[in-house]
Molecule: SAM riboswitch aptamer (S box leader)
C1' cells in the first nucleotide's frame, strides 16, 4: 500500500512548554483560525466507547472506563457529480397544462478521516 465492513451533524483545553508562518487531507471556489503566536511537537487535562477486558443478561444488549488505537475550532467548515418535490426564468399552447434550464431542502455518490479483523 490496495481490498472488506462500520461510522463520520453528539462530545471534549481560553492548560503548560517548544517553534515561528501559514493553517483548516490534495486540487478548484467560498468561508474561517492565525505575530494578542494559529498549525506543528511534547507533557498535563478531557471526550469517546472501534478493539480488548469486567460486570449484568438465554440473547440482543446494556453498563464501566486502569488496557489498545482514536480524537479534543467551526456538518468530514460548505460546494465540486448524479437525482430533487418545490422555486425562478424561458419556449409552446386558447386553457387546464406540457418541455428545457438554473437552482434550495433533501437522498445517494466520489474523494477523505478513524476504527477492526483478515491477505
Nucleotide at each position: 500500500u490496495g481490498a472488506u465492513u462500520a461510522u463520520c451533524a453528539a462530545g471534549a483545553g481560553a492548560g503548560u512548554g517548544g517553534c515561528g508562518a501559514g493553517a483548516a487531507c490534495a486540487c478548484u471556489g467560498g468561508u474561517u483560525c492565525u505575530a494578542g503566536g494559529a498549525c506543528c511537537c511534547a507533557c498535563c487535562g478531557g471526550c469517546a466507547a472501534c478493539c480488548a477486558a469486567u460486570u449484568a443478561g438465554a440473547a440482543a444488549u446494556a453498563a464501566u472506563a486502569a488496557g489498545g488505537u482514536g480524537c479534543u475550532a467551526a456538518a468530514u467548515c460548505c460546494a465540486g457529480c448524479c437525482a430533487a418535490a418545490g422555486u425562478a426564468u424561458u419556449g409552446c399552447g386558447a386553457a387546464a397544462g406540457c418541455a428545457a434550464u438554473a437552482u434550495u431542502a433533501u437522498g445517494g455518490a466520489a474523494a477523505g478521516a478513524u476504527a477492526a479483523g483478515a491477505c